Transfer RNA from a Patescibacteria group bacterium, 73 nucleotides, folded computationally. The coordinates come from a structure-prediction model, not an experiment, and the mean pLDDT is 83. RNAcentral records the identical sequence in 2 taxa. It matches the Rfam family "tRNA". Rfam describes the family as follows. Transfer RNA (tRNA) molecules are approximately 80 nucleotides in length. The RNAcentral record of the sequence draws on ENA and MGnify.

């Protein structure tokens, strides 16, 4: 320096262009227990890396930039 892929809740991760964006763990109230763990119900919590450009309508297509793996030189 080329080149792949990937950036969504606290963390892994879903999401064929119609999303006031869900899912499991985990947090939180609460039931249930003698207490506790397990269980079961509720709820908090993102504005999707940034910036533009496509489109009626973009998280999703495209360009450029940022971070990060990787793999070439």
């Nucleotide at each position: 320096g080329g080149g792949u892929c990937g950036c969504u809740a606290g963390u892994u991760c879903a999401u064929c262009g119609g999303c006031u964006a869900g899912a499991a763990c985990g947090c939180u109230u609460u039931c249930c227990u003698g207490a506790u763990a397990a269980g079961a119900a509720a709820g908090a919590g993102g504005c999707g890396c940034g910036u533009g450009g496509u489109u009626c309508g973009a998280u999703u297509c495209c360009a450029c930039g940022g971070c990060g793996a990787c793999c070439c030189a």